Predicted 3D model of a 1395-nucleotide RNA (small-subunit ribosomal RNA) from an uncultured Chloroflexota bacterium. Its mean pLDDT, the model's own confidence on a scale to 100, is 86. The sequence is in RNAcentral, with records from ENA, Greengenes and SILVA. It matches the Rfam family "Bacterial small subunit ribosomal RNA".

């Protein structure tokens, strides 16, 4: 875009078409084919002036009834288009011609009898005729060579004139039969088909040709240019759709066909094998009185029934056309109208103009406003439609009008009756709010929903179409997705394993001829409708008329001869043959041969040997391994050897002969297109196997053992059968690969190799070399060609010719065929499923138990540790009314906690308030508040009571009440976020501009070679620069100086303190970077710190704070007492403090640095055994204070669960605070557990580090601090070294990965769902074979029974010819039989998608 639709919403009006696509299922009921009285006898009716006129009718004739109508079963055929051909017929119609003479017979009707329920028969007997049938002519006409012979007719009606018929013959005109060239579906998993077959001759038939029939006789015909078999369908014009070419289709209309319940068969007839006729048979329906009968809507309309789904049992012959008839007429469900369906196509309307304050109202909002929106309102204006009246047709040339008082016109009324459907993520035109919360739904293809959804629902808006609009079906278009036009096959799907060849394609240069293809006019044809284009008619369109035109591989005629084609010749350059000669692992056949390996025998010899990651199995004291010497025996040819050769590929490799293909080169005799591809077809065809014999050293499937493993049906070992190997015969398969068919010609070039030919240099000569020229094999590029890679002896430019491909899976399968002994091969689907799916090439990342090159307490190499024990802390479980909450690998677990008794305090019990504990503002009212007493109560709170403050008696401030905007939430979403923050990681990366390559993503820059701690630097280079890191800039600390000096010595000084300066920069010296040295406190980054690049981890925090959206508000808010956060059978982080002598008590003695202190730090004295407490100097502190300890001396303990360790636990104090039960801290006295150095693991650290020692201090009333943050004292071992473990950097690689290796993904098996193969069999269903039966009716014989016409006969009979019966071929159907096709359904089984 389209439709014979159908569905769901909707639905004003009129014109034209259009309506069972499915059940060629079944049908109730009425209509659809009659008509002539001018063919005949006859009945009835009426009229009669009795002459007879008129009107109806049943039969006999006679035409029609073979058209018109309806359908699409059948059928792949000359059935249908199209050209054409010859051996035919032909009623009514037309024109020509000739004729109509004279006789005969019969029967309906009717009368009479009869039979049957009924359909309906039957038996005598009368009768006409345009019924029948002889006789007569018969030019033409049939038969025949002829001679000849044979063959019609009817009359009616008219008073006539005449009309309308008959009969012959020609002839036409339009039908109709027959034959035939080409056309136009699908399967070859349908390849061979055929007995009337194929053809001939005699017969038969027919209207006609003919195997259409028959008998005989031959052996034919048809097929890969697809017979034969299946399925499927009517066929055309046309319609639809497409730019075309092509595809899809066959509903209306129109030509042809072919059908009438299924089959089957023939009469009649000009025509039928006959929709509305006979006959049989059959299925079905009816009716019967059970004997019998009747029926055929695929006509019209109508039921029903199937179905998603198709319409009145309607009007009329008025037109138009058929049928009869002279004719009036009659018939006419053909037609014409009308009804009924938005089913299609057209055409109208639903109102037009003004109208802003941009009204109400509805959405939305950033609270301003925007928007529905000139839309309404409202004011004016028309009246299609519709309502009411009038008038009134064409269609009919004179009569007649179903439709119809219709179309159309007037004239009137009155904005009045009359708008929906989709759909708004992207494609695709049209966006917002709510509600929902992976539910509910959407959803054409991607996809959408999981609490902020333009995708769901609903609203407001807006888009698109409009009496419709959408769905759903279907076809063509996009889709160059079967490609003639107009594709491809190295890696996406595709080149057959190779050849060799028939059939077909296709073929060099050059003459002559032809003229089938080819071009070109002409002629016929290519129905009408339809299409295009003109015109005209319906108010316009659709519709309908005229009129021109297009449409064909179509037929024929003449012409033309370039090109193909064909015959007839000619050349040599293609292809061939010939002559010389040349490489080689090219094929077979035969014999030779070292060298090894193995096995046996002999020597020499003694304990191992052999395997391996390490081993064991194995073999060896019965003498192996090892080594020497012989001797057997199969198999394979080191080295040459190569990017080498050789073949058509498979594939070929010691040596020699022998047979035997190809190839190349050089000569330029000889044929003269011989040629190139090849479906079918034939042979060749690695390795595995398979059949027979042989043969068997080494290897070595299968099996055995050992081993390794979690297991090992496996890789490693030790053995070993088939097989490897030979002869013959199969098998035909491979990643059979250059993943690339074969031929022929074209297009730069370099370099190599291998093999001819020919020619220089140069040598005594080989031999070196160079140059031309041929064949062959590679490598690297020009154009050019590709998607890209990459080809470039094509995968570039062209010509033949073959193979092959058309989204993955299922499937190198199934079925079915065909080879094979056999494994199996070869051909090869469906169904189901996957919706962009597999699939190429190539980027850019991550990633490898790749690679390479380098970092790092990352391993090694050292100390100290942790994992075991008790305790502190924290977690995870568990418990609980409640153990509030987060944080979870590193990067959660002494984390948020730099302070949990209340408080904090988010939990949990109970108790209370409510505009609140807390902010702003507004009304209204108030003289209220704090505060002080008292009641009550755990306490918050409640109740009461009272005191009081300015004063202008308005008000203002504030205070309460009520009430309104609101507070208030540590309630939820860190997956909505801001901000901060961890972590890769102080890693050295990250990026951008311009330019350059590239279809593109994207590269290059950022690479390479050094070099660094660094992307730091230096060279190089299609890059050149630049940000953001790195480094530096800054704090500190280390060595000097200058100045100041509170403090300290103690009196002018600095070792002290502050502040500024210098001082180190490649400045010197060999050396590019880099590395070395001298001086110096201090080098080559002197040593800490701060300082985190683009990113990552939806990392962590709504429980620091900010904030979106959602929730709760007399409570999820807010106060208050208590209790929890502290619980314990476990587990685990992270510490302390130990286990002791480098120790432990006890005494003496000595040295710090940062801090810190007035609600403080407290010397110092007193008390107490201590904590602490009484006092009290000094200090807002370089001035006073807190304030050291390992060490050092001495003295003691002497190896013990101890004079270690300190947990628990009893009693007995101190100290903070409102309060120390739960639940602090601290001293003292008693008690004294676990622990004797820690499994497998695991951590920190490279120097002033580690380790050990202590002291400070945040927070804090105290304190669970053993934690954090700092200080300073004592003071170390080790680093060979980068393979290994982690973790990171750059380069390359390889990838099916890309929420990126914690990735991806494969088989099994267990569930569910679907489709399917196989199946012992079973149902069906087609069409053929044999046989047997066999209706109807034709033919053919036979007619003994019957019979008018015509012959003979007076007759009687008789013949002639015919019936009836009977008998025969055939023959619908039915039976029995064995097979074949197809299909459904199967217990069970194979596999397969899915999930």
């Nucleotide at each position: 875009g389209a439709c014979g639709a159908a569905c769901g919403c909707u639905g004003g009006c009129g014109g034209c078409g259009u309506g069972c696509c499915u059940a060629a299922u079944g049908c109730a009921u009425g209509c659809a084919a009659g008509u002539c009285g001018c063919a005949c006898g006859g009945g009835g009716a009426g009229c009669u002036u009795c002459g007879g006129c008129u009107c109806c009718c049943a039969g006999u004739g006679g035409c029609g009834c073979a058209c018109g109508g309806c359908u699409g079963a059948g059928g792949a055929a000359c059935a249908c288009g199209u050209g054409g051909g010859a051996a035919u017929g032909u009623g009514c119609c037309c024109c020509u011609u000739g004729g109509u003479g004279g006789g005969g017979g019969a029967u309906a009707a009717c009368g009479c009898c009869g039979c049957g329920a009924a359909a309906g028969c039957g038996g005598c007997g009368c009768u006409a005729a345009u019924c029948c049938c002889g006789c007569a002519u018969a030019c033409g006409c049939u038969c025949g060579c002829a001679a000849g012979a044979g063959g019609a007719a009817a009359g009616c009606g008219g008073u006539a004139a005449c009309g309308c018929g008959c009969c012959g013959a020609g002839g036409g005109a339009g039908c109709a039969g027959c034959c035939u060239g080409c056309g136009g579906c699908c399967c070859a998993u349908c390849a061979g088909g055929u007995a009337g077959u194929u053809g001939g001759u005699g017969g038969g038939g027919u209207a006609a040709u003919g195997g259409c029939c028959u008998a005989c006789c031959a052996a034919g015909c048809c097929a890969c240019u697809g017979a034969c078999g299946g399925g499927u369908a009517g066929c055309u014009g046309g319609u639809c759709u497409g730019a075309g070419a092509g595809g899809a289709c066959a509903g209306a209309c129109a030509g042809c066909c072919a059908g009438a319940c299924u089959g089957g068969g023939a009469c009649u007839g000009a025509g039928a094998c006959a929709c509305g006729g006979c006959c049989c048979a059959g299925a079905c329906u009816c009716c019967u009185a059970c004997g019998g009968g009747a029926g055929g809507c695929a006509g019209c309309a109508g039921c029903a029934a199937g179905g998603a789904a198709u319409u009145u049992u309607c009007g009329u012959c008025a037109a138009u056309g058929g049928g009869c008839g002279c004719a009036a007429g009659c018939c006419u469900g053909a037609a014409c109208g009308a009804g009924c369906a938005a089913c299609g196509c057209c055409g109208c309307g639903u109102g037009g103009u003004g109208g802003a304050u941009g009204a109400c109202g509805g959405c939305c909002u950033u609270c301003g406003g925007g928007u529905u929106g000139u839309a309404a309102a409202c004011a004016c204006c028309u009246u299609u439609u519709g309502g009411g009246g009038g008038g009134g047709a064409c269609g009919a040339u004179a009569a007649u009008g179903a439709c119809g008082g219709u179309a159309c016109c007037c004239c009137u009324u009155g904005a009045a009756u009359a708008a929906g459907c989709c759909c708004c993520g992207g494609c695709u035109a049209a966006c917002u709010c709510u509600g929902u919360g992976c539910c509910a739904g959407c959803a054409g293809c991607c996809g959408c929903g999981g609490u902020a959804a333009g995708a769901c629902a609903g609203a407001g808006g807006g888009g698109g179409c409009a009496a419709g609009c959408g769905u759903u079906g279907u076809c063509c278009g996009g889709a160059a997705u079967u490609a003639c036009u107009g594709g491809g096959c190295g890696u996406a799907c595709a080149g057959g394993g190779c050849a060799c060849g028939c059939a077909g394609g296709u073929g060099g240069c050059u003459g002559c001829a032809u003229a089938g293809g080819u071009g070109g006019c002409g002629u016929g044809u290519g129905a009408a409708a339809g299409c295009c284009c003109c015109g005209c008619g319906c108010u316009u369109a659709a519709c309908g008329c005229g009129g021109g035109g297009a449409g064909g591989c179509c037929a024929c005629g003449c012409c033309a001869a370039a090109c193909g084609g064909u015959g007839c010749g000619g050349c040599u350059c293609g292809a061939g043959c010939g002559a010389u000669g040349c490489a080689g692992a090219g094929g077979g056949u035969g014999g030779u041969g070292g060298a090894a390996u193995u096995g046996c025998c002999g020597g020499u010899g003694u304990a191992g040997u052999g395997g391996u990651g390490a081993a064991a199995u194995g073999c060896g004291u019965a003498g192996a391994g090892a080594u020497c010497g012989g001797c057997a025996g199969g198999a394979a040819c080191a080295c040459c050897a190569a990017g080498g050769a050789c073949g058509a590929a498979g594939g070929u490799a010691a040596c020699c002969a022998c047979c035997u293909g190809g190839g190349c080169a050089u000569c330029a005799g000889c044929u003269g297109a011989c040629a190139c591809u090849c479906a079918u077809g034939u042979g060749c065809g690695a390795c595995a196997g398979c059949g027979u014999g042989g043969g068997g050293a080494g290897c070595g499937a299968a099996c055995c053992g050992g081993a390794u493993u979690a297991g090992a049906u496996a890789c490693c070992c030790g053995g070993g059968u088939a097989g490897u190997c030979c002869a013959c015969g199969c098998c035909g398969u491979a990643a059979a690969c250059g993943a690339u068919g074969g031929a022929u010609g074209c297009u730069c070039g370099g370099c190599g190799u291998u093999u001819g030919g020919g020619g220089g240099g140069g040598u005594a000569a080989g031999u070196c070399u160079c140059c031309c020229u041929g064949g062959g094999c590679g490598c690297c590029c020009a154009a050019g060609c590709u998607g890209a890679c990459g080809c470039g002896c094509a995968a570039g430019c062209a010509u033949c010719c073959c193979g092959c491909c058309u989204g993955g899976g299922a499937a190198c399968u199934a079925c079915g065929a065909g080879c094979g002994c056999a494994a199996g091969c070869u051909u090869a689907a469906a169904a189901c499923u996957c919706a962009a799916a597999a699939g190429g090439a190539a980027u850019u990342g991550a990633c490898g138990g790749g690679g390479g090159c380098c970092c790092g307490c990352a391993c090694a190499a050292g100390c100290a540790g942790c994992g075991g024990a008790g305790c502190g802390u924290g977690u995870g479980g568990u418990u609980u009314a409640a153990u509030u909450c987060g944080a979870c690998g590193c990067a959660a677990c002494a984390c948020g906690a730099a302070g949990c008794a209340c408080c904090u305090u988010a939990c949990c019990c109970a108790g209370a308030c409510u505009g609140g504990a807390c902010a702003u503002g507004c009304u209204a009212c108030u003289g209220c508040a704090a505060g002080g007493u008292g009641g009550u109560g755990a306490a918050a709170g409640c109740c009461a009571c009272u005191c009081g403050c300015c004063u202008u008696c308005g008000a203002g401030g504030g205070u309460g009440u009520a009430g309104c905007a609101c507070a208030g939430a540590u309630g939820c979403u860190g997956c909505a976020u801001g901000g901060c923050u961890g972590u890769c990681g102080u890693c050295a990366g990250c990026u951008c501009g311009u330019g350059u390559c590239g279809u593109g993503a994207g590269a290059u820059g950022u690479c390479g070679g050094g070099u660094u701690c660094a992307g730091u630097c230096c060279c190089g280079c299609a890059a050149c620069g630049a940000g953001c890191g790195c480094a530096a800039c800054c704090c500190c600390u280390g060595c000097g100086g200058u100045c100041a000096g509170u403090u300290a010595c103690c009196u002018g000084u600095g070792u002290c303190u502050g502040a500024c300066c210098g001082g180190a920069c490649u400045g010197c010296c060999c050396u590019u970077c880099g590395g070395g040295g001298a001086g110096g406190a201090a080098g080559g980054c002197g040593g800490g710190g701060a300082u985190g690049a683009c990113g990552u981890c939806a990392a962590g925090u709504c429980c620091g704070c900010a904030u979106g959206g959602c929730u709760c508000u007399u409570a999820c808010g807010u106060c208050u007492g208590g209790g929890g956060c502290a619980a314990c059978a476990c587990a685990c982080a992270c510490g302390c403090u130990a286990c002791a002598a480098u120790g432990g008590c006890c005494g003496a003695c000595g040295c710090a640095g940062a801090g810190c202190g007035u609600c403080g730090c407290g010397a110092c004295c007193c008390g107490g055994c201590a904590a602490c407490g009484g006092g009290c100097a000094g200090c807002a502190a370089a001035u006073c204070g807190c304030a050291a300890a390992u060490g050092u001396c001495g003295g003691u303990c002497u190896c013990a669960g101890u004079g270690c360790a300190g947990a628990u636990c009893g009693g007995g104090g101190g100290c903070u605070g409102c309060a120390a039960c739960u639940c602090g801290c601290c001293c003292c006295c008693g008690u004294g557990a676990a622990g004797g150095c820690g499994g497998a693991g695991u951590u920190g650290c490279u120097a002033g580090u580690a380790a050990c020692c202590g002291c400070g201090u945040a927070u804090c009333a105290g304190c669970g601090a053993u934690g954090g943050c700092g200080c300073g004292g004592u003071g170390a071992a080790u680093a060979c070294g980068u393979a290994c473990c982690c973790g990171g950097g750059c380069c390359u690689u390889g990838u099916a990965c890309a929420c990126a290796c914690c990735g991806c993904c494969c088989g099994u098996c267990a569930c569910g769902u679907c489709a399917u193969g196989g199946g012992a069999g079973u149902u069906g269903u087609c069409a053929a074979u044999g046989c047997c039966u066999g209706a109807a009716g034709u033919c053919c014989g036979u007619g003994g029974g019957c019979c008018a016409a015509c012959c003979c006969g007076c007759a009687a009979g008789g013949g002639a010819g015919g019936c009836a019966g009977c008998g025969g071929c055939c023959g619908a159907g039915g039976g029995c039989a064995g097979g074949g096709g197809c299909a459904g359904c199967g217990a069970c089984u194979g596999g397969g998608a899915c999930g």